[in-house]
């Protein structure tokens, strides 16, 4: 320089065109003489910009960041 793969809550993961799920960290209540555990609940995310579509995390084109291979 080419080519390939992956970016989603603080983590770590699912999600291949129709309400972003789970877990697990926080918060708030419950329950317990108190602590853990244990139920309930709340709060928080699609890497950036553009395009395609009635709708885009998911398709398509630039960028950035990581990895990985080739020269």
């Nucleotide at each position: 320089g080419c080519g390939g793969g992956c970016g989603u809550g603080g983590u770590g993961u699912a999600g291949u065109g129709g309400u972003u799920g789970c877990a697990u960290a926080a918060g708030g209540c419950c329950c317990u003489u108190c602590c853990a555990a244990g139920g309930c609940u709340u709060u928080g995310g699609c890497g950036c910009g553009g395009g395609u579509u009635c709708g885009a995390g998911c398709c398509c084109c630039g960028c950035c960041g990581c990895c990985c291979g080739c020269u």
The prediction has a mean pLDDT of 83. A computed fold for a 71-nucleotide RNA from a soil metagenome, annotated as transfer RNA. It matches the Rfam family "tRNA". Rfam classes the family as a transfer RNA. About the family: Transfer RNA (tRNA) molecules are approximately 80 nucleotides in length.